[in-house]
Context: one part of a larger RNA
RNA sequence: CACCGCCCGUCAACUCAAGGGAGCUGGGGGUACCCGACGGCCCAUCUUGUAUGGGACUACGGUAAAUUCAGUGACAGGGAGUAAGUCGUAACAAGGCACGGCUAGCGGAAGCUGGUCGUGGAUCAUAUCCGA
Numbered sequence: 001c002a003c004c005g006c007c008c009g010u011c012a013a014c015u016c017a018a019g020g021g022a023g024c025u026g027g028g029g030g031u032a033c034c035c036g037a038c039g040g041c042c043c044a045u046c047u048u049g050u051a052u053g054g055g056a057c058u059a060c061g062g063u064a065a066a067u068u069c070a071g072u073g074a075c076a077g078g079g080a081g082u083a084a085g086u087c088g089u090a091a092c093a094a095g096g097c098a099c100g101g102c103u104a105g106c107g108g109a110a111g112c113u114g115g116u117c118g119u120g121g122a123u124c125a126u127a128u129c130c131g132a
Base pairs, nucleotide, nucleotide: 003095005092008088009087011085013082014081015080016079020075023072024071025070026069027068028067031064032063033062034061039057041055042054043053044052045051046049098119099118100117101116102115103114104113105112106111
C1' cells in the first nucleotide's frame, strides 16, 4: 500500500496431526463349565500297613461368551497449514436485496427463500401548511 481496498466458500495441488472404521494380530484381569496331578483332610474295609477303595478341595491344561489395553487396517469424512491455481462475490459503505440469531426447504460454492426475533442498521435536511 487506505475501494484498483478488504474479504467468503466450493473445486484443484502439496504437507501435517488427530479422531472414526469392516476386520486381522497380540497381551491383561475376571466369569461359567470340563478335566482333575501332587498333597494334606474326610469316610469305609481288614490284612493295622510306607495298605486297599471311595469322596470333597485344588495346580496345570482345555472349552465358551463377554470385557479391557495395545499394534495393524481397506475405506470414508472433516481439521490445520502453504508468495503469485479455478469458479463466482456472500460479508465490510444503505456493500448496491441492511445485517445478524434460531428454524425449515432448496442450491456448484460462497449462499438463496419462507417463518420468527434482535439492532450490534444507514437515511428521514430545508421551507410552507395542518394537528397535538